[in-house]
RNA sequence: UAUUGAAAAAGCCAACCUUGUUGUGAAGCAAGUACGGAAAGUCAUGGGUCUUACAAGCUAAGAUCGCCAGACUGCCAGA
Repeated sequence: UAUUGAAAAAGCCAACCUUGUUGUGAAGCAAGUACGGAAAGUCAUGGGUCUUACAAGCUAAGAUCGCCAGACUGCCAGA
């Protein structure tokens, strides 16, 4: 540098649900919990899904990266 995630170890993230809170909403944040994850780290760039509005077109503004792809970065270990 490229490749792999069978075993082990060190640590990491935290779905659903509950409570509080922000938002018209999709959802976000905090705490608890632990379904899962080797990019479940970051970026809404392309597609998908969802929300709001009315001009009813996938039109505009949004949400989602734990839906897929792409870009950038990265822990441990094997060969």

c-di-GMP-I riboswitch aptamer from Sulfurimonas sp. SAG-AH-194-C20, 79 nucleotides, folded computationally. The sequence was found by an Rfam model in a public genome assembly. The coordinates come from a structure-prediction model, not an experiment, and the mean pLDDT is 82. The source organism's lineage runs through Bacteria, Pseudomonadati, Epsilonproteobacteria, Campylobacterales and Sulfurimonas.